[in-house]
Predicted 3D model of a 538-nucleotide part of an RNA (small-subunit ribosomal RNA, 5' domain) from Tetragonula mellipes. Its mean pLDDT, the model's own confidence on a scale to 100, is 82. RNAcentral holds the full RNA, with entries from SILVA.

Context: one part of a larger RNA
């Protein structure tokens, strides 16, 4: 000199864009953060409309019953999602990460392409009703019912096992063709209909792809030798088991190996990287925000479901803690967004909206979304703007100083003229939103036809931010400057006070009666909505 997720002191006008618990991975009140589908299914509540019937009378109204339709709900079965998105960095010195490879040792829901099917049966169960136990959480019994829930059957091969042949390879082998044997699928819904069927969304089997993941290997990756020996599933083999998959991954037996001064093992520290800071570079330091990967979810362990988890807002067990209790027993997990307490030098609102982007579900409308978009707070940072401009010498008054002549603050002020960024008031007023959505028409493939995937035309219509940005008009110089320094390094000095005192100080050093170094004043210098100090890095 530069830099910072900074803090502290003094000061503080505006805007844009960013950033904001670095400490206690401490404990958490309250609200919200993951739902959705009635075009899978049965049941149920309410409202409205229409039709029929009954009763009453005011003869077209009221009440009731029933049927159909529409709309708004409720819990339940079922499907998909909840493994994403969001947070944190405790652990981890490791194939965790980075980089480059390998899988002849692997998996992959939704999606895309192409292919063949979607046949025919069965038994339950929740909801519900009745009831039992319990303070509650909840649990049990009996009875009834549905499905795209569940279970057989049939059929199918490009699946599995195996044989032969051919080609190829890298040893185990791989691929292709042909054959045998074996296992072994499915589910319907909606719209239209001339009731034959058609369209569409699904479902099942097998194939290819895409995407996402799993595993293995080479190289790289902190300090300490005042850590020198470490290791029994340990190193290798065979058999078996296990996994989606190679493998001591596990197990039985056999052998006695394996690692290590090219630093094993141990201890300490630490998430890694793209990158950031600095530097001419080499390098050194850092790993906030943003992006990629990993790990974790009160602590420890475990599996279940599933395409995917050993699962932050799932389950079970143990532990600590907190809460409820009728003392028998139960409930909970902010390292999600806000917020609270505590800790600390120190770090924000218990805000608005799904309008946009993205995600989940749904045929869609749509619903959900503390992701996200925004607003709020903070000079925390960077950038931009302003606090006026011109003129103005009786060089005013006043301050300071003086050799008492003067000098200086100083064109500075006042005064005069002007401007209006900003401000205040009034009025206008966006883009972000349209190839989305909805309505209507036309209509391609397909279909005998009708509905009609895709497409096209017209209309309609959606903004949290926000009456915000921006623009126009009017008014007034009116509301808007401080901080540090002035002995040398280092730009900038005089007076007074003090008298080795009080004090200053980054280093050298100042102060003991003329202090340019302390304190104050005036002046000056530097930077400026900031300026200094402290801490840390180059």
């Nucleotide at each position: 000199g530069g830099a910072u997720g900074a803090a502290c002191g003094c000061u503080g006008g505006c805007g844009g864009c960013g950033u904001g618990c670095c400490u206690a991975a401490u404990a958490c009140a309250u609200g919200c953060a993951a739902g959705u589908c009635g075009a899978a299914c049965g049941c149920u509540g309410g409202u409205c409309u229409u039709g029929u019937c009954u009763a009453g009378c005011u003869u077209g109204c009221u009440a009731g019953a029933u049927a159909a339709g529409a709309c708004c709900g409720g819990a339940g079965u079922g499907g998909c999602g909840a493994a994403c998105g969001g947070g944190u960095g405790a652990g981890u010195a490791a194939c965790a990460c980075g980089u480059g490879g390998a899988c002849a040792a692997c998996c992959u829901g939704c999606c895309u392409c192409a292919u063949a099917g979607u046949a025919g049966g069965g038994g339950a169960u929740a909801a519900c009703a009745u009831u039992u136990g319990g303070a509650a959480a909840c649990a049990g019994a009996u009875g009834c019912u549905a499905a795209u829930a569940c279970c057989g059957u049939a059929u199918a091969a490009c699946a599995g096992u195996u044989g032969u042949u051919a080609u190829c390879g890298c040893a185990u082998g791989a691929u292709a063709a042909c054959g045998a044997c074996u296992u072994g699928a499915a589910a319907g819904g909606a719209g239209c209909u001339u009731c034959g069927g058609c369209u569409u969304c699904g479902c099942u089997g097998a194939g290819a792809g895409a995407u996402g993941g799993g595993u293995c290997c080479g190289c790289g990756c902190u300090g300490c030798a005042u850590u020198a020996g470490u290791u029994a599933g340990u190193u290798g083999g065979u058999g078996a088991g296990g996994u989606a998959a190679a493998g001591g991954c596990u197990u039985a037996c056999c052998a006695a190996g394996a690692c290590g001064a090219u630093g094993a093992u141990g201890c300490a520290u630490a998430g890694c990287c793209g990158a950031g800071u600095u530097g001419a570079g080499a390098g050194a330091c850092u790993g906030a925000u943003c992006g990629g990967c990993c790990a974790c979810a009160u602590u420890g362990g475990g599996a279940c479901u599933g395409a995917g988890a050993c699962a932050c807002g799932g389950c079970c067990c143990a532990a600590a803690c907190u809460c409820c209790u009728a003392c028998g027993g139960g409930a909970g997990g902010c390292u999600g967004c806000a917020g609270u307490a505590g800790g600390g030098a120190a770090u924000c609102u218990u805000c608005c909206a799904c309008a946009a982007u993205g995600g989940g579900c749904g045929a869609a409308a749509g619903c959900c979304u503390g992701a996200u978009g925004g607003a709020g707070c903070a000079a925390c940072g960077c950038c931009g703007c302003g606090u006026g401009u011109g003129u103005g010498a009786u060089g005013a008054a006043g301050g300071c100083u003086u050799u008492c002549g003067g000098g200086u603050c100083g064109u500075a002020a006042a005064g005069c003229a002007c401007u209006g960024u900003u401000g205040u008031a009034u009025g206008g007023g966006a883009a972000g939103a349209a190839u989305a959505g909805c309505u209507a028409g036309c209509g391609u493939a397909g279909g005998a036809a009708a509905u009609g995937a895709u497409g096209u035309u017209a209309g309609u219509g959606u903004g949290a931010c926000g009456g915000u940005a921006c623009c126009a008009u009017a008014c007034c110089a009116g509301a808007a400057a401080g901080g540090g320094a002035c002995g040398g390094c280092u730009a900038a000095a005089u007076a007074c006070g003090u008298g080795c005192c009080a004090g200053c100080a980054g280093c050298c050093g100042c102060g003991g009666u003329a202090a340019u170094a302390c304190g104050u004043a005036u002046g000056u210098c530097c930077c400026g909505a900031g300026c200094g100090u402290u801490a840390u890095c180059c």